[in-house]
C1' cells in the first nucleotide's frame, strides 16, 4: 500500500474467571468463559492442478497475463451475536431517535 470484512463452519480433554481490540452501550460466561491440546469443520486470500483467451515469439516449446472450475495429503486465517452495535463526517426540512451514504479504528490475507 491494496483487497475483504451482511454468508459459512464445533465437539472432547485440561485449567479455572474473566471475555467480546480500545470508550461508551449492549451480551457471553461457575448449565465452566478466555486460554492451551486432541480431533473435525468453514472459506478460498496465496500456493497446487485443469479448461479457456490473450501478450511475447518468424512457429512450436517456454514464460506470463486474465477468466471460469477444482478442497487439493500445501501456507495462512477463521468456527456467539453483520467487525455485536455505536464512536468522526455528510445528506434524509428536524437536537434526540430511526434508516441511508462515506470515513476512522480494528481483523485478516497478499
Nucleotide at each position: 500500500u491494496c483487497a475483504u470484512g451482511c454468508a459459512g463452519a464445533g465437539u472432547g480433554g485440561c485449567u479455572g474467571a474473566g471475555g467480546g481490540a480500545c470508550g461508551a452501550g449492549c451480551c457471553c460466561u461457575a448449565a465452566g468463559a478466555c486460554g492451551c491440546c486432541a480431533c473435525g469443520g468453514c472459506a478460498a486470500c496465496c500456493g497446487g492442478a485443469u479448461c479457456g483467451a490473450g501478450a511475447u515469439c518468424a512457429u512450436a516449446u517456454a514464460u506470463c497475463u486474465c477468466u471460469a472450475u477444482u478442497g487439493c495429503a500445501g501456507g495462512u486465517g477463521c468456527c456467539a451475536a453483520c467487525u455485536c452495535u455505536c464512536g468522526c463526517c455528510c445528506g434524509g426540512a428536524a437536537c434526540a431517535a430511526c434508516g441511508g451514504g462515506g470515513g476512522a479504528a480494528c481483523a485478516u490475507g497478499a
Molecule: SAM riboswitch aptamer (S box leader)
Organism: soil metagenome